A computed fold for a 527-nucleotide part of an RNA from an uncultured rumen bacterium, annotated as small-subunit ribosomal RNA, 5' domain. It matches the Rfam family "Bacterial small subunit ribosomal RNA".
Context: one part of a larger RNA
RNA sequence: GGAUGAACGCUAGCGACAGGCUUAACACAUGCAAGUCGAGGGGCAGCAUGGGCGUGGCAACACGCCUGAUGGCGACCGGCGCACUGGUGAGUAACACGUAUGCGACCUGCCCCGGACAGGGGGAUAAACCCGGGAAACUGGGCCUAAUACCCCAUACGCCGAUUGGAUGCAUGUCCUUUCGGUGAAAGAUCCGUCGGUCCGGGAUGGGCAUGCGGCGCAUUAGCUUGUUGGCGGGGCAACGGCCCACCAAGGCGACGAUGCGUAGGGGUUCUGAGAGGAAGGUCCCCCACACUGGUACUGAGACACGGACCAGACUCCUACGGGAGGCAGCAGUGAGGAAUAUUGGUCAAUGGGCGAUAGCCUGAACCAGCCAAGUCGCGUGCGGGAUGAAGGCCCUCCGGGUCGUAAACCGCUUUAGCCGGGGAGUAACGUGCGGGACGCGUCCCGCAGUGAGAGUACCCGGAGAAUAAGCAUCGGCUAACUCCGUGCCAGCAGCCGCGGUAAUACGGAGGAUGCGAGCGUUAUCC
Repeated sequence: GGAUGAACGCUAGCGACAGGCUUAACACAUGCAAGUCGAGGGGCAGCAUGGGCGUGGCAACACGCCUGAUGGCGACCGGCGCACUGGUGAGUAACACGUAUGCGACCUGCCCCGGACAGGGGGAUAAACCCGGGAAACUGGGCCUAAUACCCCAUACGCCGAUUGGAUGCAUGUCCUUUCGGUGAAAGAUCCGUCGGUCCGGGAUGGGCAUGCGGCGCAUUAGCUUGUUGGCGGGGCAACGGCCCACCAAGGCGACGAUGCGUAGGGGUUCUGAGAGGAAGGUCCCCCACACUGGUACUGAGACACGGACCAGACUCCUACGGGAGGCAGCAGUGAGGAAUAUUGGUCAAUGGGCGAUAGCCUGAACCAGCCAAGUCGCGUGCGGGAUGAAGGCCCUCCGGGUCGUAAACCGCUUUAGCCGGGGAGUAACGUGCGGGACGCGUCCCGCAGUGAGAGUACCCGGAGAAUAAGCAUCGGCUAACUCCGUGCCAGCAGCCGCGGUAAUACGGAGGAUGCGAGCGUUAUCC
């Protein structure tokens, strides 16, 4: 000098764009953050409509009861999603990450392409109803009932075993083919347009595994290892493998640093530097790991699962003392810790995600708004003229000068930002409604209408008026900037050298000057 997720002191006009618990992976009140489908199903708690009956009323109508009949729909069965998104960096020195390969050792829901198929049958169960238990959380029994829930049979180019022939390679092998045996499917809904179901083959996407190389401190850590290293056979897995097991062998690693201890998420990148290099890994993106602590599996295409389950533990809460409930490292917010880090805001309008044939619903993802000079950039605090060089301050003094200083006054001009008034977006394209049209007949096109949280915001026009807007640090040398007064080794300054003991350009004040400027200094850290 540059840099920072900074903090502190003094000061502070505006905007845009970025950023904002670095500490206690400490504990959390409250609300929200994952639902959706009635075009799978049985139903009807609530709402609306229709119908029936009754009461009141001349009637309109009002009220009550009944009725799943219609719209729809709480709870329930079922499907898909909940493994994404969002958070954090505790652990991890490891194939965790980066890079480059391999899988002849693998999986892949939804999506795309191709082929084939959907025949027959069965038994349950939830809700509801009835009877209970419990303070509650919740839960037991009985009787029914449905399905795109579940099961059986048939068929199927798949799989398994045997078998015929062939091709090929990279060692185990891989691929194609003949025949036989065994085994494995399916679901319907509909507004009739469609939407779905099953199997096989291929693709795409996403993952799993293995390997070479690379990236840390200590040798004042020198030896480490018994499932350890290898084999054979099995189990298990999507798959290879001591992954696990039985048996056999005695191996395997290590100064090219094993093992141990300490520290640490890794990368893209960021800072600095002429570079080489050094340092860092906050925001954004990719990967990994974690979800109160430890462990375990279940479901599923996918988890060993943040807002799922079970067990154990610590903690907090409820309790009728028998027993229960909970997990903000999601968004806000609270306490604590700390030098220190924001609102218990708005909207699904856009982008994206889940479900759905749609309409749509959900979405603290996201988009916006709020707070903070905490950063970068931009703008403003006026511009031109103006000498009697005014007054006043400060300094010298021969009483006349010097300086603040064109600075002010005064004259002329302008109006950014702010204020007042008026207008007023882009972000919107869709899906949707109405009308019309095309063909490849479920897709597209045209016109009109409608759809905005932010927001009456940005922006534009007009108006008044220099009006509402400058500080901070320094001035001995390094280092740009000097005098006076006070103080008297005191009070104090200080990054280094060093200043201060009676004329201190070094302390404190004043005037002046220098530097930067809505900031300026200090501290901390890196180069």
Its mean pLDDT, the model's own confidence on a scale to 100, is 85.